[in-house]
RNA sequence: CACGUCGCAACGGGAGACGCUGGCCGCGAGGUCAGGGCCGAAGGAGCAACCGCCCCGGUAAACUCUCAGGCAGAAGGACCGACGCGACAUC
Numbered sequence: 001c002a003c004g005u006c007g008c009a010a011c012g013g014g015a016g017a018c019g020c021u022g023g024c025c026g027c028g029a030g031g032u033c034a035g036g037g038c039c040g041a042a043g044g045a046g047c048a049a050c051c052g053c054c055c056c057g058g059u060a061a062a063c064u065c066u067c068a069g070g071c072a073g074a075a076g077g078a079c080c081g082a083c084g085c086g087a088c089a090u091c
Base pairs, nucleotide, nucleotide: 004088005087006086007085008084011081012080013079018036020035021034022033023032024031025030037071038070039069043067044065045064046063050058051057052056
């Protein structure tokens, strides 16, 4: 110095599911309330093998559940990519 790990900022890609039904407001776009139907990749919760101090506890996800969130577009979006700065590690 390159590669690697972590953090921060910004950039690019990024799926799924009613533009449902009814009431009210509105010139309209749309908004709001209710009803039923659905999605999983913000967040959240749960569990195996295994481990332990073994009546119990620890412990995972993109799995499961849908509390939350979402179901035209926009926004958001796990994750991936490349770049910059910083720290660590290695040589």
Molecule: Glycine riboswitch aptamer
Organism: Rhodobacterales bacterium HKCCE3408